[in-house]
Context: one part of a larger RNA
RNA sequence: UUGAACGCUGGCGGUAUGCUUAACACAUGCAAGUCGAACGGAAACGAAACUAGCUUGCUAGUAGGCGUCGAGUGGCGGACGGGGGAGUAACGCGUAGGAAUCUGCCUGAUAGUGGGGGAUAGCCCGAAGAAAUUCGGAUUAAUACCGCAUAAUCUAUUCGUAGUAAAGUGGGGGACUUUCGAGCCUCAUGCUAUCAGAUGAGCCUGCGUAAGAUUAGCUUGUUGGUAGGGUAAAAGCCUACCAAGGCAACGAUCUUUAGCUGGUCUGAGAGGAUGAUCAGCCACACUGGAAUUGAGAUACGGUCCAGACUCCUACGGGAGGCAGCAGUAAGGAAUUUUGCACAAUGGGCGAAAGCCUGAUGCAGCAACGCCGCGUGAUUGAUGAAGUUUUUAGGAAUGUAAAAAUCUGUCGUAAGGGAAGAAAUGUUUCAGAUGUUAAUACCAUCUGUUAUUGACGGUACCUUACAAGAAAGCACCGGCUAACUUCGUGCCAGCAGCCGCGGUAAUACGAGGGGUGCUAGCGUUGUCC
Numbered sequence: 001u002u003g004a005a006c007g008c009u010g011g012c013g014g015u016a017u018g019c020u021u022a023a024c025a026c027a028u029g030c031a032a033g034u035c036g037a038a039c040g041g042a043a044a045c046g047a048a049a050c051u052a053g054c055u056u057g058c059u060a061g062u063a064g065g066c067g068u069c070g071a072g073u074g075g076c077g078g079a080c081g082g083g084g085g086a087g088u089a090a091c092g093c094g095u096a097g098g099a100a101u102c103u104g105c106c107u108g109a110u111a112g113u114g115g116g117g118g119a120u121a122g123c124c125c126g127a128a129g130a131a132a133u134u135c136g137g138a139u140u141a142a143u144a145c146c147g148c149a150u151a152a153u154c155u156a157u158u159c160g161u162a163g164u165a166a167a168g169u170g171g172g173g174g175a176c177u178u179u180c181g182a183g184c185c186u187c188a189u190g191c192u193a194u195c196a197g198a199u200g201a202g203c204c205u206g207c208g209u210a211a212g213a214u215u216a217g218c219u220u221g222u223u224g225g226u227a228g229g230g231u232a233a234a235a236g237c238c239u240a241c242c243a244a245g246g247c248a249a250c251g252a253u254c255u256u257u258a259g260c261u262g263g264u265c266u267g268a269g270a271g272g273a274u275g276a277u278c279a280g281c282c283a284c285a286c287u288g289g290a291a292u293u294g295a296g297a298u299a300c301g302g303u304c305c306a307g308a309c310u311c312c313u314a315c316g317g318g319a320g321g322c323a324g325c326a327g328u329a330a331g332g333a334a335u336u337u338u339g340c341a342c343a344a345u346g347g348g349c350g351a352a353a354g355c356c357u358g359a360u361g362c363a364g365c366a367a368c369g370c371c372g373c374g375u376g377a378u379u380g381a382u383g384a385a386g387u388u389u390u391u392a393g394g395a396a397u398g399u400a401a402a403a404a405u406c407u408g409u410c411g412u413a414a415g416g417g418a419a420g421a422a423a424u425g426u427u428u429c430a431g432a433u434g435u436u437a438a439u440a441c442c443a444u445c446u447g448u449u450a451u452u453g454a455c456g457g458u459a460c461c462u463u464a465c466a467a468g469a470a471a472g473c474a475c476c477g478g479c480u481a482a483c484u485u486c487g488u489g490c491c492a493g494c495a496g497c498c499g500c501g502g503u504a505a506u507a508c509g510a511g512g513g514g515u516g517c518u519a520g521c522g523u524u525g526u527c528c
Stems, first nucleotide, its partner, number of pairs: 002525001004524005011373005017366002019331001025328002028326003033076003038073002041069002045067002049062006083284001085282001092209007101201002106197008114148001116146002124137005154163003168189006176183002210256003217247003222244008259281004263274004286307005309320004337363001339362003345359001346357004376406004386397004411465006425451002429447006472517005477498003483512005493500002
């Protein structure tokens, strides 16, 4: 000094921390969804309409899609957030640089958003299966998919040219048109292409980065070139051919160990040790391998293949992956609740309301650490009783107690407070400005009204009660602060070192007394 453990003991609060071992196996629940303002729709619920029955406000049915919305198509997000450290001695990390790159959402700018087509899920019908699920038929929509047109500051280029895109949706509306759906105008938001920025990511290099020589030679895509391929991008990254190189005693190769760093502990420093919590980077997700989608993954809670293990089965076949949060078993000296809430901060989706969020905020458990407070204060001698000791007079415990007066931290009870965290958001109304054909809609600003707390029986405050409910642990031979009596008799035992104990033991055990620290005190382990 500690992520500690063990023994004895234990009042309160604040604040941090809590499987260091088996990257062992996991029951159960939850941890990633969201958008109806992309789409066809309507399973459930609610509201309204009609019909029938009656129990007179219920039930059943019908046609609608009004609120909403299961399943489905589609979009965005599931590459973030969260976890543990197995592997890795490496451009992995740290630091300083570099050029041959990509970058969804976001910001600024320019241009465009024309005209068509064919499918498919769902629904319906049918079939197979124990299930997981699968197959066939008919039919339908889109911001799903595919052509056409347009085309540059994009791409290619022989510099002449050639090629390449898109999608709508929602709010409001005066004229005009209308097949009464809408067109059209306008606002908002999307979509396409390009340029630039921001952010993030990929790649290359110098230097630094554990131990072993009882590891001395290693290497054939190996080192370099040419050509081709390949990537977002440089490159033996890959292939063919050619050359025979490249690394190494300044330690190659091999073996062992290990995530790295900011930091942390210690120390006067130099150093040494370490890498829990927090933060940055890396690698991993039952074991091994592979790609798909995508701006981004070779993807913890996605897919496929193989393997080990576990589970279901109608034996034909299927399902699973807590190193997410809780929790279980095992291992171990040893490490917590199957809690509450999205109120705040942040994230995903959404125009928004909002939904989701075991991130996070809180609560619970544990003296595991640090910090603070308390267990009372003042007065009180007849130096009470008891106990210990004694030379039997006394001495010690000791102002300690009792007793009196006082206080009320903490605690208990009652009451107040529903403080702050939070109005900056959203909603209602009003006004102003912008936009516009418009006083509409929308956007911004101002004012106004209303609303939102898991913690929480909170913090804090007031009153009342009553010394009450709140002290232990280790040590006392020397080192080392603190001494006596009894018991024991080289026994029982102590012990960090020296050493104690064989009949007067300040060293063992007990009593009294004392010393040290104190809600802790000792022991053991660890590092300096």